């Protein structure tokens, strides 16, 4: 640039030592010790294996496993950020005008993976 996923799931360990949740605004964690590093764990995207099922085959599919390649173990991608709808006000009115961080869906942005 493409594409898939993003409400699941990971430690009462060592080190270290003040800042951290990607930007903004919130709202939070964090010396009862975060952020980082290491070591454990986790998940199964890639690869790898076993297996069912399609197929003459290549190969696809679903599904077990988990010693390899990323990756991830606060809060949903913590939350909102544009937009449509539902909603509340105002109006005689389904126009029209406002309003908005109860909801909901969609997009952007972000993230990992694979190409």
């Nucleotide at each position: 640039c493409u594409u898939a996923u993003c409400c699941a799931g990971a430690g009462u360990g060592g080190c270290u030592g003040a800042g951290g949740g990607a930007c903004a605004g919130g709202c939070c964690c964090g010396a009862u010790g975060a952020c980082g590093c290491c070591c454990g764990g986790c998940a199964a995207c890639c690869g790898g294996u076993c297996g069912g099922c399609a197929g003459a085959a290549a190969u696809g599919u679903c599904g077990g496993c988990a010693a390899g390649g990323u990756g991830c173990c606060a809060a949903u991608u913590c939350c909102u950020g544009c937009g449509g709808c539902a909603g509340g006000g105002g109006g005689a009115a389904a126009a029209c005008c406002c309003c908005g961080a109860a909801g909901c869906c969609g997009a952007a942005a972000g993230a990992u993976g694979a190409g």
Molecule: SAM riboswitch aptamer (S box leader)
Organism: bovine gut metagenome